RNA sequence: AAUUCGAAAAGGCAACCUGUCGCGAGGCAGGGACGCAGAGCCAGGGGUCUCGAAAGAGAUUGCCAGGCGAUCAAG
Numbered sequence: 001a002a003u004u005c006g007a008a009a010a011g012g013c014a015a016c017c018u019g020u021c022g023c024g025a026g027g028c029a030g031g032g033a034c035g036c037a038g039a040g041c042c043a044g045g046g047g048u049c050u051c052g053a054a055a056g057a058g059a060u061u062g063c064c065a066g067g068c069g070a071u072c073a074a075g
Stems, first nucleotide, its partner, number of pairs: 005075001012036002016031006034062001040068003045064002047060005
């Protein structure tokens, strides 16, 4: 130096509510704080959800793994 676990500190995200956009799942903005060591990125895999008679088209990463990446640092 790198990797794994990680106290403290500095920061970060945002459950939920309201408004708004959308057929809808949901997105965006404001308020706010259920929680989160990455609750950072990727919708590529699985799951779940929405629209559709089906084929299919979308949404969800704060559902699960995976890939990449990651501030500080007692021990």
The prediction has a mean pLDDT of 84. c-di-GMP-I riboswitch aptamer from a Planctomycetota bacterium, 75 nucleotides, folded computationally. Rfam family: c-di-GMP-I riboswitch aptamer. Gene Ontology term of the family: cyclic-di-GMP binding. It was read from a public genome assembly, where an Rfam model found it. Lineage of the source: Bacteria > Pseudomonadati > Planctomycetota.